RNA sequence: AAAGAAGAGUUUGAUCCUGGCUCAGGAUGAACGCUAGCGGCAGGCUUAACACAUGCAAGUCGAGGGGCAUCGCGGGGUAGCAAUACCCUGGCGGCGACCGGCGAAAGGGUGCGUAACGCGUGAGCGACAUGCCCGUCACAGGGGGAUAACCGGCGGAAACGCCGCCUAAUACCCCAUAUGAGGCCAGGCCACAUGGCCGGGCCUUGAAAGUCAAGGCGGUGACGGAUUGGCUCGCGUCCGAUUAGCCAGUUGGCGGGGCAACGGCCCACCAAGGCGACGAUCGGUAGGGGUUCUGAGAGGAAGGCCCCCCACAAUGGAACUGAGACACGGUCCAUACUCCUACGGGAGGCAGCAGUGAGGAAUAUUGGUCAAUGGGCGGAAGCCUGAACCAGCCAUGCCGCGUGCAGGAAUGAGGCCCUACGGGUCGUGAACUGCUUUUCGCGCGGAGCAAUAAGGGGGGUUCGCCCCUCCGAUGAGAGUACGCGCGGAAUAAGCAUCGGCUAACUCCGUGCCAGCAGCCGCGGUAAUACGGAGGAUGCGAGCGUUAUCCGGAUUCAUUGGGUAUAAAGGGUGCGUAGGCGGCCCCCCAAGUCAGCGGUGAAAUGUCCGGGCCCAACCCGGAGGGUGCCGUUGAUACUGGGGGGCUGGAGUACGGACGCCGGCGGAGGAAUGAGUGGUGUAGCGGUGAAAUGCAUAGAUAUCACUCAGAACACCGAUUGCGAAGGCAUCCGCCGAGGCCGUUACUGACGCUGAGGCACGAAAGCGUGGGGAUAGAACAGGAUUAGAUACCCUGGUAUUCCACGCCGUAAACGAUGAUGACUAACCGCCGGGCGGAGUGACGUCCGGCAGCCAAGCGAAAGCGAUAAGUCAUCCACCUGGGGAGUACGGCCGCAAGGCUGAAACUCAAAGGAAUUGACGGGGGCCCGCACAAGCGGAGGAACAUGUGGUUUAAUUCGAUGAUACGCGAGGAACCUUACCCGGGCUCGAACGGCGCGCGAAGCGGGCGGAGACGCCCUCGCCCCUCGGGGCGCGCGCCGAGGUGCUGCAUGGUUGUCGUCAGCUCGUGCCGUGAGGUGUCGGCUCAAGUGCCAUAACGAGCGCAACCCCUGCCGCCAGUUGCCAACAGGCAAAGCUGGGGACUCUGGCGGGACUGCCACCGCAAGGUGCGAGGAGGGGGGGGAUGACGUCAAAUCAGCACGGCCCUUACGUCCGGGGCGACACACGUGUUACAAUGGCGGCCACAGAGGGAAGCCACCCCGCGAGGGGGCGCGGAUCCGAAAAAGCCGCCUCAGUUCGGACUGGAGUCUGCAACCCGACUCCACGAAGCUGGAUUCGCUAGUAAUCGCGCAUCAGCCAUGGCGCGGUGAAUACGUUCCCGGGCCUUGUACACACCGCCCGUCAAGCCAUGGGAGCCGCGGGCGCCUGAAGGCCGUGACCGCGAGGAGCGGCCUAGGGCGAAAGCGGUGACUGGGGCUAAGUCGUAACAAGGUAGCCGUACCGGAAGGUGUGGCUGGAACACCUCCUUU
Repeated sequence: AAAGAAGAGUUUGAUCCUGGCUCAGGAUGAACGCUAGCGGCAGGCUUAACACAUGCAAGUCGAGGGGCAUCGCGGGGUAGCAAUACCCUGGCGGCGACCGGCGAAAGGGUGCGUAACGCGUGAGCGACAUGCCCGUCACAGGGGGAUAACCGGCGGAAACGCCGCCUAAUACCCCAUAUGAGGCCAGGCCACAUGGCCGGGCCUUGAAAGUCAAGGCGGUGACGGAUUGGCUCGCGUCCGAUUAGCCAGUUGGCGGGGCAACGGCCCACCAAGGCGACGAUCGGUAGGGGUUCUGAGAGGAAGGCCCCCCACAAUGGAACUGAGACACGGUCCAUACUCCUACGGGAGGCAGCAGUGAGGAAUAUUGGUCAAUGGGCGGAAGCCUGAACCAGCCAUGCCGCGUGCAGGAAUGAGGCCCUACGGGUCGUGAACUGCUUUUCGCGCGGAGCAAUAAGGGGGGUUCGCCCCUCCGAUGAGAGUACGCGCGGAAUAAGCAUCGGCUAACUCCGUGCCAGCAGCCGCGGUAAUACGGAGGAUGCGAGCGUUAUCCGGAUUCAUUGGGUAUAAAGGGUGCGUAGGCGGCCCCCCAAGUCAGCGGUGAAAUGUCCGGGCCCAACCCGGAGGGUGCCGUUGAUACUGGGGGGCUGGAGUACGGACGCCGGCGGAGGAAUGAGUGGUGUAGCGGUGAAAUGCAUAGAUAUCACUCAGAACACCGAUUGCGAAGGCAUCCGCCGAGGCCGUUACUGACGCUGAGGCACGAAAGCGUGGGGAUAGAACAGGAUUAGAUACCCUGGUAUUCCACGCCGUAAACGAUGAUGACUAACCGCCGGGCGGAGUGACGUCCGGCAGCCAAGCGAAAGCGAUAAGUCAUCCACCUGGGGAGUACGGCCGCAAGGCUGAAACUCAAAGGAAUUGACGGGGGCCCGCACAAGCGGAGGAACAUGUGGUUUAAUUCGAUGAUACGCGAGGAACCUUACCCGGGCUCGAACGGCGCGCGAAGCGGGCGGAGACGCCCUCGCCCCUCGGGGCGCGCGCCGAGGUGCUGCAUGGUUGUCGUCAGCUCGUGCCGUGAGGUGUCGGCUCAAGUGCCAUAACGAGCGCAACCCCUGCCGCCAGUUGCCAACAGGCAAAGCUGGGGACUCUGGCGGGACUGCCACCGCAAGGUGCGAGGAGGGGGGGGAUGACGUCAAAUCAGCACGGCCCUUACGUCCGGGGCGACACACGUGUUACAAUGGCGGCCACAGAGGGAAGCCACCCCGCGAGGGGGCGCGGAUCCGAAAAAGCCGCCUCAGUUCGGACUGGAGUCUGCAACCCGACUCCACGAAGCUGGAUUCGCUAGUAAUCGCGCAUCAGCCAUGGCGCGGUGAAUACGUUCCCGGGCCUUGUACACACCGCCCGUCAAGCCAUGGGAGCCGCGGGCGCCUGAAGGCCGUGACCGCGAGGAGCGGCCUAGGGCGAAAGCGGUGACUGGGGCUAAGUCGUAACAAGGUAGCCGUACCGGAAGGUGUGGCUGGAACACCUCCUUU
């Protein structure tokens, strides 16, 4: 310099990490869907090495030969006028078949087999061959006998064959010669591997071919070259160890056979070897390479086209010929299949080119030509050539071109779509104007590919048609490429997608349906995700889909990963192989490095240049090719050899240390038992009990004795050991590390696959022992059940010896060894200094704590590393299935070790965060409990609701937070419901057009009414068109209490008047997030103070507002009346007053300000002072961020959907008032704190004109008839009631008033359904209310009455207000409920109403076992055994050489057999996975309600329980059992 590396989605409420799945890219011999104008180049059965009809794919040479079937010529003959036909004739050209030569072993096809010297690469052959070609030397002299064709004859359907006779050769044989070869004998030279060269002697043995045009072409031997082959070796070359041992010609030797050659290739004999964890053998799969795809690269995957090598030719075997074959288009045999047949017998092999069937998702023409290139033969012409070159088919791929270009108005036609009615979009798009003509059509012209061959001319010449040069036939493709002219925008656009990833959005339809989907996921009435449409995006003659490979994936990690908690350290040690290894010197040069040489074919890839218009494609050149081999050097490092060293390691000596191991002995306490004593009615046990023991004397207690097991205190956060593990004392026998001395050895080291040993508890075997504890088991409790937790018993076991087993949360969840890297503190063992035993200091070894740096996802680790390095081993690669199945090994068994797959999921996980939750903890509030007062739950009635009923009982509200709620007024109306009767511009409203008429008033008839029919009386303005008003018709807008509160606005309930919820900046954390807001104190309060990496701030709290309590000021009527005056029967009644009360406006007042005590402060406390009032005086209004998809579409509004002579609207009647029940809220009571009668005061607030009504009269009364005042501090309702006095005397009553009968009043169109009130009569249940439950902390509860809204009236006992009288209690915060803060655990996050486990039942799926059954491949044994080769024989044939025949051996194949392996299937059976709402329980997650888990053993419907040992990956520091679910 150049080249060059991208991520995203998905686990969570959120986060970081781990980790899998998925996507975006590139590629393909592709296929499928939709679509399609043209050209160039390339490619095209990946499946059945399945079967093949038909044609073609290997012939050629007459200059090797005999010949003459066929053709032509010449000659002859016959016939004929002739053309011509026929016949004869090898004379000529030629030539079928035949003999002979060369070729046919190349070219072409395919990928079966093969895991191999098959291929690749590099070497070797002193162990080889090589036709045609080249070079050199030499030679070709004689002789002989056959045979095919032909001819004659014969057999056969055919294929084909047989017999006889004749004959040629470059066919065959013999003799001769020969440098050669073989043997023997010597000699010389060279090399050193067994060899090569030179010449010599003797013996044996081997040659030849001719033809012709005389130029040529050939023949033989030998040597050499070239080329092509054969063989051998190093290295490399897939998966499985659930294949670990394999091998009989096996390994080697001697001798032989065979071969071109070596060799156990083959044979006889001898020996016993050979291979293998560096993976033999076996099984599976597969042609290998150049290269191709991908990738930053390393790597991964692939091996189609082209090139090289190999293998194969229906399947298997075999040889012959030949230079070469064990031979694709040759032969023989066997087998399977197909075909022909006259049934005797024959024929065949497309994995050559086309083509056919079949298979398959799928792959082409039965084309042209030898013009070129190449091949065979030939002297040549030439012939042959499905090699090759071309053409055809196919968007299969790559590349290129086109479907036009420019202009072109806005009020932007028209369509479509949306819509807020304004619009948007297709869209400069089109039309239209101008231009162009690639492509297309027509016409005309028209290539390159062709070089030369034969032959001829010229030149050169080593003389050979040897070289150069000129001339000189020939085109399948093709009238193609290309060029020119004419015509005319003419002939030419689709596909996929539009939720995120990922570029592109709306409407309609659909309604968890239909469907989509690569992953996440969409669809259950507003779907950018389904289907359609419009529009948009991407690419474009293509576009998508599917399949496969690489990439992304650093997700097998050499580059380039990990293992404490995510998957992953072996339970521990010793040690084999292996790997790795201290300091110094010398040598070697294997590794390593460098130079040089050889090789690494071409094509491909890269760069440069060039040729087709460009590109794809092609051509030339360069460079590269990381490798292997050779050679020459270098020697730092590694390695090898030698020498030395002491630091690693070890030994020796001295010293102390310890629950280290083994064996033996001893001891006391406790427990249990035995005997005896004392003693009496219980003891045990639990949450409480019971089972059990005990008057036959227990428990308790004393003494003595016995037994087994374990060793309190010391004891620890200690010590020892490799781990498991180890604890009374003593002795013996062992082992270990540590400290010190620095004497000895001299690297003896580290690690450690296999291997060997050790290895808690449980368990197993044999024998012993048996106190305690105690699986199983039994009983008692608990419970819905209780195969558990608790209790009483209790076997195995627990203990010992010997032998097995070999596993644990065998844990520090952390392999071993070595080195290095800040501090601080403690303990254990030892040394030194100090002084000798002290403090103290220091060194070594060990055990802990806290931390700098660093590491880590974090939590954390941090010299005992989880830091920084080095070496070695072990292990991991998503979850489930599963540590399962099968196989193997081990075990007495239990079981252990090794250890999958199908299938299935889009996660499973780690750490940390914020919440929520806990039958976790701490702190603190609230009428939350407790304390107390009064109620509800029982009765009757009222009212609301559920339910039921009904034509309808309209609708909504439904735990708290629905139920005297929407209702603050349902007889009609209301009214939304039901029945019936009407209307359809509609009951109401706006606009327009037309017609009629003012409007409107009154009346009649029918009808239940709405409504219908009918009659009488009625106009105004005007510019004259008309207008106002009304009616009718038509049109545009209507109307809907129909649906969706889960589309919404608004409003509301609740948590909750709780004290919280947040932000800015800073700081901390990778991040979610934290800090602030935590902590201490304090408060009603996140109220305040202090502290503080926080400092401030916002919404909340408080305060500001209203009412009320005290005072002041101002004001003074309708209120008030002290003083003055008047005055009445009485009265602020009158004058007047501005004092008081009051009214209503403005102010003041309270702030822990003062004092005392406590406290740092904030603040707290004080029957404190003062004050009307204290420590927020009382009440109201006020409701943070948010939660409940909370409530309301029926109050209103509003999106969407739905109805339109009806789901709208009017009317009459009915219903909302039903009634066997159930619940909520109330009223009245059950009585004497009461009822009744009488008497007598004192409120506040609010209301009144279609009203309140004084007063008078009538009525027992509700009320009626008159009637003053008052729109109100004036008048009215109006009486307040509790109170006081009297009676009643405990009774279903003088309590209670329901229900019912009768009589009335009032409102109203109308009180039947269905009003209130009055009077008389009747007088029900009810005697204080089960479990349970509600309200209230002071002017409160309780109790008493008064008013108001709605309203004609009223079902009001409801609601909202007002005042009167006026309590009790709070020890306290354990418990119930709700809440706040901090903390802890969590597997929860729609958040405990959470999550979640197992059996059983149902459906589907894959899979293990399984009596067996079926099949497959391989090996082995026995029998048989074709062709062929070899050996032997050979009386027959042959003159001979030799052969036929026969025999033996080997073998393909066939048959039989035993065994092993693999696969399929199988009644039944085992578990497993998956599947919206099945059953049983509740195991786990919060202390999950018995902490959980691991190993083991037993038991149980199931999760599971219990025993034993272990772990913390357990909370809490506690209290009484049990119970769940969503």